[in-house]
């Protein structure tokens, strides 16, 4: 320098639940348990999807639509790395 990661070490991560009532209007996070699985399950919401509708528009009213929230463990870009191959 490379990526169609087969085996091997060293170590990383954490779904579902379960707590807690710490963020948030929910969605969804956070932290502690747990561990179904991950070789980028590291890092980024750019782009498509999805979740949620508080604020806004629209309506008589029920709702409707609609990111300024999310979700990187839904695919895709991008950016960075262990070890092991070659």
């Nucleotide at each position: 320098u490379c990526g169609u990661u087969a085996c091997a070490a060293a170590g990383g991560c954490a779904a579902a639940c379960c707590a807690u009532c710490c963020c948030g209007a929910a969605a969804g996070g956070g932290u502690g348990g747990g561990g179904c699985g991950c070789a980028a399950a590291g890092c980024u919401a750019c782009c498509u999807g999805c979740c949620u509708a508080g604020g806004g528009u629209c309506g008589a009213a029920a709702g409707a639509c609609g990111a300024c929230g999310g979700u990187a463990g839904a695919g895709g870009g991008g950016c960075c790395g262990c070890a092991g191959g070659a």
c-di-GMP-I riboswitch aptamer from a Gammaproteobacteria bacterium, 86 nucleotides, folded computationally. The model forms 100% of the base pairs in the Rfam consensus. Its mean pLDDT, the model's own confidence on a scale to 100, is 82.